Description
A computed fold for a 76-nucleotide RNA from a Planctomycetota bacterium, annotated as transfer RNA. Model confidence (mean pLDDT): 82 of 100. Taxonomically the source falls in Planctomycetota (Bacteria, Pseudomonadati). Rfam family: tRNA. The family's RNA type in Rfam is transfer RNA. The RNAcentral record of the sequence draws on ENA.
[in-house]
RNA sequence: GGGUUGGUAGUUCAACUGGCAGAACGCCUGAUUCCAAAUCAGGAGGUUGAGGGUUCAAGUCCUUCCCGACCCGCCA
Repeated sequence: GGGUUGGUAGUUCAACUGGCAGAACGCCUGAUUCCAAAUCAGGAGGUUGAGGGUUCAAGUCCUUCCCGACCCGCCA
């Protein structure tokens, strides 16, 4: 340099053919407890890696760039 693939909540991951961004764990509050853990109830938390485009509508499609993994090639 060429190709494939991934980037979504603090973490691990969903979101089928474009149509309300979710789960688990973690965190916070409450109940329970002598206190805590466990359990139960409730809550907060997201410019979907960045920019641009298409569309009534983009996490999803197109494009450029950034970052990670793998394969190939070149140099040494």